[in-house]
RNA sequence: AAUUUAUAGAGAAAAAGGGAGAGAACAGGCUCUGAGAACUUUUAGCAACCUCCAUGUAGAAAGGUGCUAAUUCCUGUCCUAAAAUAAUUUUUGGGAAAUAUAAAUU
Numbered sequence: 001a002a003u004u005u006a007u008a009g010a011g012a013a014a015a016a017g018g019g020a021g022a023g024a025a026c027a028g029g030c031u032c033u034g035a036g037a038a039c040u041u042u043u044a045g046c047a048a049c050c051u052c053c054a055u056g057u058a059g060a061a062a063g064g065u066g067c068u069a070a071u072u073c074c075u076g077u078c079c080u081a082a083a084a085u086a087a088u089u090u091u092u093g094g095g096a097a098a099u100a101u102a103a104a105u106u
Base pairs, nucleotide, nucleotide: 001106002105003104004103005102006101007100008099013043014042015041016040017039021032022031023030026076027075028074029073044068045067046066048065049064050063051060052059072098077095078094079093081091082090083089084088
């Protein structure tokens, strides 16, 4: 890096450095941010997968990965139902795609 499978409405932040952006990319919306963004380090926490204890459908946090604003922040494509409209827009439910994470394989 690619493929397969599973999950994505739950959970969990402080300090120091840093100094203007950030929320994956693009577009639109919305939000966070000098009362300090990204990023780095330290410490702490969470418990998704592996793991551990075990057979409770719960627990642990020693270890590997991951994570610690907002549903994966929301929408984008298809189907569905409803409302209003001059255009068209808004909303309900479901699927796909994309993305993220884990495990396995190459």